[in-house]
Molecule: TPP riboswitch aptamer (THI element)
Organism: Halothiobacillus neapolitanus
RNA sequence: GCUAGGGGUGCUUUGCCUGUUUUGUGGCAAAGCUGAGACACACCCUUUGAACCUGAUCCGGCUAACACCGGCGUAGGGAAGC
Repeated sequence: GCUAGGGGUGCUUUGCCUGUUUUGUGGCAAAGCUGAGACACACCCUUUGAACCUGAUCCGGCUAACACCGGCGUAGGGAAGC
């Protein structure tokens, strides 16, 4: 590089519809935060595997809020051929 496969898509604000009457639930749209990526056929990763999942309604910090940052993590899993 080619082909094939794996993974995540949160938090906050505003508007509309629905509902409620202790002002909430659900759907859609737009904007903002971090990041490679928050629905793009894009981004990342494929055993040299922290892409991603479990632990987790975890712990500490930060923030308007959030796995946003760190720990947990030499933990247990996790998708390949040329």